Predicted 3D model of RNase P RNA and transfer RNA as a complex of 502 nucleotides.
RNA sequence: CCAGGGGGCCGGGCAGCCGCGUCAUCGCAAGAUGCCGAGGAAAGUCCGGGCUCCACGAAACAAGGGUGGCGGGUAACGCCCGCCGGCCCCGGACUUGCUCCGGGGUUAGGGAAAGUGCCACAGAGAGCAGACCGCUAACCCGGAAACGGGCAGCAAGGGUGAAAGGGUGCGGCAAGAGCGCACCGCGCGACUGGUAACAGAAGCGGCACGGCAAACCCCACCCGGAGCAAGACCGAAUAGGGACUGCGCGCUUCUUCGGAAGCAGGCCUGUUUCGGGCCAGCAGUCCGGGUUGGUCGCUUGAGCGCGCCCGGCAACGGGCCGCCUAGAGGAAUGGUUGCCAGUGCGGAUACGGUCCACAUGUCAAGGGUGACCUUGGGGGAUACCGUCCGCGCUACAGAACCCGGCUUACAGGCCCCCUGGCAUU
RNA sequence: GGGCCUGUAGCUCAGUUGGUUAGAGCUGGCCGCUCAUAACGGCUAGGUCGCGGGUUCGAGUCCUGCCGGGCCCACCA
Numbered sequence: 001c002c003a004g005g006g007g008g009c010c011g012g013g014c015a016g017c018c019g020c021g022u023c024a025u026c027g028c029a030a031g032a033u034g035c036c037g038a039g040g041a042a043a044g045u046c047c048g049g050g051c052u053c054c055a056c057g058a059a060a061c062a063a064g065g066g067u068g069g070c071g072g073g074u075a076a077c078g079c080c081c082g083c084c085g086g087c088c089c090c091g092g093a094c095u096u097g098c099u100c101c102g103g104g105g106u107u108a109g110g111g112a113a114a115g116u117g118c119c120a121c122a123g124a125g126a127g128c129a130g131a132c133c134g135c136u137a138a139c140c141c142g143g144a145a146a147c148g149g150g151c152a153g154c155a156a157g158g159g160u161g162a163a164a165g166g167g168u169g170c171g172g173c174a175a176g177a178g179c180g181c182a183c184c185g186c187g188c189g190a191c192u193g194g195u196a197a198c199a200g201a202a203g204c205g206g207c208a209c210g211g212c213a214a215a216c217c218c219c220a221c222c223c224g225g226a227g228c229a230a231g232a233c234c235g236a237a238u239a240g241g242g243a244c245u246g247c248g249c250g251c252u253u254c255u256u257c258g259g260a261a262g263c264a265g266g267c268c269u270g271u272u273u274c275g276g277g278c279c280a281g282c283a284g285u286c287c288g289g290g291u292u293g294g295u296c297g298c299u300u301g302a303g304c305g306c307g308c309c310c311g312g313c314a315a316c317g318g319g320c321c322g323c324c325u326a327g328a329g330g331a332a333u334g335g336u337u338g339c340c341a342g343u344g345c346g347g348a349u350a351c352g353g354u355c356c357a358c359a360u361g362u363c364a365a366g367g368g369u370g371a372c373c374u375u376g377g378g379g380g381a382u383a384c385c386g387u388c389c390g391c392g393c394u395a396c397a398g399a400a401c402c403c404g405g406c407u408u409a410c411a412g413g414c415c416c417c418c419u420g421g422c423a424u425u
Numbered sequence: 426g427g428g429c430c431u432g433u434a435g436c437u438c439a440g441u442u443g444g445u446u447a448g449a450g451c452u453g454g455c456c457g458c459u460c461a462u463a464a465c466g467g468c469u470a471g472g473u474c475g476c477g478g479g480u481u482c483g484a485g486u487c488c489u490g491c492c493g494g495g496c497c498c499a500c501c502a
Base pairs, nucleotide, nucleotide: 001421002420003419004418005417006416007415008414009413010412012340013339014338015337016336017335018334020037021036023034024033025032026031039396043407044406046405047404048403049402050401051227052226053225054224057274058273059272060271061270064223065222066221067220068219069083070082071081072080073079084109085107086106087105088104089103090102091101092100093099094097110218111217115216116215117212118211119210132158133157134154135153136152139150140149141148142147166184167183168182169181170180171179185207186205187204188203191200192199193198231296232295233294234293241287242286243285244284245283246282247281250263251262252261253260254259265279266278267277268276289501290500291499303323304322305321307320308319309318310317311316341394342393343392344391345390346389347388348387350382351386352385353384354381355380356379362377363376364375365374366373367372426498427497428496429495430494431493432492435451436450437449438448444482453469454468455467456466457465475491476490477489478488479487
């Protein structure tokens, strides 16, 4: 310098003119003046909270939903950080391996020796499997023999498949096979290290225990529901109307005969217990009637700082210092001109680099046998970098109660890290 | 602003515990029947299962992220 990968940040600047909105002040009003006025995603509404209401207050259970290696961070999370294991890539080492070491990327990663279920097609055999082709001594039959067939043995090789019950080598055998052995892999694993996931490992075992839980399920942990159109207050208006459904409309005492008190009972979460509320009704669904006003909730908050110090590998935490200001009704934050910045395209020029065998030719001097090379003059070229001129582009998008995340969209630009290649030192 | 549902052929819908090549009716095209048309009979075309990624041997179906379409909501008595 080029290519690839990962991470972070910015996302136009200044000035003039015109315009929009809230609020404050002034004004009878029209209006004037002043301050302030979108984002990293304000978006999707996918998670987690704050806040508010729900007679669901407390406890237990059930149902439903969610999460899923370990540790930490956090108000909390399905988010973030670090680590572990698996997989992939690159480099190195050798004893060339399902090896070891280093780096990077990725990972919805509990349980398949609790249970149930599924594994299509193909294939001989697909779950504690199987013999199609194949290999094979003895024995039996045929044959002079070679050999063929049978009975039997085998699972090395071929073949099917996503997947066929370890791999390599040696021995062994009729042929073979963990049948035996060595190494590798695998399982169990005393013990050791680590908070843990896990790692290492003496020893034991010839090898069992296939895959799927983003299938049911089991285990552990978490979760009440609704949402600012929540909700509170003030004001106005109307018919506190109607239909249907569920349960209930009972008893006792007193009585001035109006009623009162008590107990049962009904309804209020899926069930139960306790507590509480309403009541002769309560609860639910639907059809109707009225209004389309105001104030609060509402923005200073788990706030922000590429400010410093301390702790931590980090996420983050603590301390000090500094800084805030849309709050909004269907809803304002824009347009234009000039200069600058970035970038793309086209053109000009020889002024500076550069180049003249391949875009573009010769002359002179020197060197060389030569093709040619070096330097210089003058001439030229516009491929490249500058310079000048012209034109274009500068995204995605837009607050509506507020935060923390995730995901998605985004012209262009800047910075950092890793890997590979090339060149130079 | 908030909440919920849905997407398979031109239209209306099926698709079982994931299984090979996704079906049905209507519509369209061609042929037959008819003097002709309709009806009827036969044949036939037509699908990125809204799009992308993942799990799995295998996805219309399971998980996840986007895209499109549709529905509902205030207060008072």
It holds a member of the Rfam family "Bacterial RNase P class A". It is annotated as a ribozyme.